[in-house]
RNA sequence: GCGCUGGUGGUCUAAUGGCAAGACCUUGGCCUUCCAAGCCAAUGAUCCGGGUUCGACUCCCGGCCGGCGCA
Numbered sequence: 001g002c003g004c005u006g007g008u009g010g011u012c013u014a015a016u017g018g019c020a021a022g023a024c025c026u027u028g029g030c031c032u033u034c035c036a037a038g039c040c041a042a043u044g045a046u047c048c049g050g051g052u053u054c055g056a057c058u059c060c061c062g063g064c065c066g067g068c069g070c071a
Stems, first nucleotide, its partner, number of pairs: 001070007010024004018054001026042005047063005
């Protein structure tokens, strides 16, 4: 340099072009003599720019970063 693949809360993982979901973590509450466990609630995310579309995490183009392969 070329090709393939991936990028979603603090972490891990979903989402057929149609309200971004779940678990863990954190915080608050319930329970308990206290702690742990359990239950309830809250906070918090689509790598960046553009295009297609009524509508994009999803499709297309370019860029950045990680992994793999070729040279």
About this RNA: This is a predicted structure of a 71-nucleotide RNA (transfer RNA) from Halobium salinum. Its Rfam family is "tRNA". From the family's description: Transfer RNA (tRNA) molecules are approximately 80 nucleotides in length. Model confidence (mean pLDDT): 81 of 100.